[in-house]
RNA sequence: AGUAGAGUAAAUAUUGUGCGUUAAGUGUCAUAAGAUGGGAUGUUGCUUAUGAACGAAAAACAUGUAUUGUUUGUGAUACUGUUUGCGAUACAAUAUUGCGUCCGCUGCU
Numbered sequence: 001a002g003u004a005g006a007g008u009a010a011a012u013a014u015u016g017u018g019c020g021u022u023a024a025g026u027g028u029c030a031u032a033a034g035a036u037g038g039g040a041u042g043u044u045g046c047u048u049a050u051g052a053a054c055g056a057a058a059a060a061c062a063u064g065u066a067u068u069g070u071u072u073g074u075g076a077u078a079c080u081g082u083u084u085g086c087g088a089u090a091c092a093a094u095a096u097u098g099c100g101u102c103c104g105c106u107g108c109u
Base pairs, nucleotide, nucleotide: 001109002108003107004106005105010097011096012095013094014093015092016091017090018089019087020086021085028052029051030050031049032048033047034046038103039102040101041100042099058084059083060082061081062080064079065078066077067076068075069074
């Protein structure tokens, strides 16, 4: 000097543990700030804060608890628990994917 490659933020899937299902969270829009391969810079993207508009899936079971009705057989309501769901739900692990420019790093010549 040439050539090949690794690594960010994060995304998706699976599993596990939670949260919500009495609607928080997620998603959308606007503004501001911040972090973003080892260094510099920066954007699509990411995070946070504030504001705005919008907005959801529950069901079954119980030797449980309370209240209540009753023809005394039991029924109803609420709570609690368990299970199955649901939510662009949170976190963790694993797998896959994953920096534009300049420099650096690794292999080869």